[in-house]
RNA sequence: GGCGUGGUGGCGGAAUGGUAGACGCGCAGGUCUCAAAAACCUGUGAAGAUAACACUUCGUGAGAGUUCGAGUCUCUCCCACGCCA
Numbered sequence: 001g002g003c004g005u006g007g008u009g010g011c012g013g014a015a016u017g018g019u020a021g022a023c024g025c026g027c028a029g030g031u032c033u034c035a036a037a038a039a040c041c042u043g044u045g046a047a048g049a050u051a052a053c054a055c056u057u058c059g060u061g062a063g064a065g066u067u068c069g070a071g072u073c074u075c076u077c078c079c080a081c082g083c084c085a
Stems, first nucleotide, its partner, number of pairs: 001084007010025003018068001026044006045058004061077005
């Protein structure tokens, strides 16, 4: 240098172009216990808003394009891994 695969919450990892983050781990609170562990229940991206909610907006490596609608398709770039030279 060429080709291929991948990049998604704190972590792993799903999602057929149509509710983004299922599920698991972790974390927080609770039940249980003398106390803990285990188990079970609830919650867990960000900002605005509120007494607290509701509600609104943003968020899939970065930027652009196609589309009514993009994590997904197209282009450029960045990063990681593999193969070839």
Source information
A computed fold for an 85-nucleotide RNA from a Candidatus Gottesmanbacteria bacterium, annotated as transfer RNA. Its Rfam family is "tRNA". By type it is a transfer RNA. Lineage of the source: Bacteria > Bacteria candidate phyla > Candidatus Gottesmaniibacteriota.